[in-house]
């Protein structure tokens, strides 16, 4: 310098045009003689800045970040 791939919650992770699923921690409450276990509730400017569109995580462009290949 070019090319693919990722970047979604505190961590793992679906989701590919129509208000973002789940698992783990967390805090709260139920249960318990206290506890653990179970249960029930709750946590998200979806890398960043602009486009397209009624409608953007999603699609299009710069960019930054990490990973691989290539010269």
């Nucleotide at each position: 310098g070019a090319g693919c791939c990722g970047g979604u919650a505190g961590c793992c992770a679906a989701g590919c045009g129509g208000u973002a699923a789940g698992g783990c921690a967390g805090c709260g409450g139920a249960u318990u003689g206290c506890a653990a276990c179970u249960c029930c509730g709750u946590u998200a400017u979806c890398g960043u800045c602009g486009g397209u569109u009624c409608a953007a995580a999603u699609c299009c462009g710069a960019c930054c970040c990490g990973g691989c290949u290539c010269u």
Overview:
A computed fold for a 71-nucleotide RNA from a Candidatus Zhuqueibacterota bacterium, annotated as transfer RNA. It matches the Rfam family "tRNA". Gene Ontology term of the family: triplet codon-amino acid adaptor activity. The prediction has a mean pLDDT of 81. Lineage of the source: Bacteria > Pseudomonadati > Candidatus Zhuqueibacterota.